[in-house]
RNA sequence: GCCGAAGUGGCGCAACUGGCAGCGCAAGCGAUUUGUAAUCGCUGGGUUGCGGGUUCGAGUCCCGCCUUCGGCU
Numbered sequence: 001g002c003c004g005a006a007g008u009g010g011c012g013c014a015a016c017u018g019g020c021a022g023c024g025c026a027a028g029c030g031a032u033u034u035g036u037a038a039u040c041g042c043u044g045g046g047u048u049g050c051g052g053g054u055u056c057g058a059g060u061c062c063c064g065c066c067u068u069c070g071g072c073u
Stems, first nucleotide, its partner, number of pairs: 001072007010025004019056001027043005049065005
C1' cells in the first nucleotide's frame, strides 16, 4: 500500500426486511436480615467511533475519515 471484519450506557453484547435503542453484569435507592452476603423490586446512565449523503424516517443503506483485529504484498 491492498482486501476483509469490528466500533452501540462503566463492561460484555442484542436490535429481523430501514419504523419507539434493548438485555445481562456493574452502580444508586428500597424490601428482606440482629447485621452482611445472597435474593427480589425500582431508578439513573447512550450526540449508536467522526463528518456528510439518501429517505417521511438511518444503529441499519451510500461516500469519506479515524481506531482496533485478521489476511496479502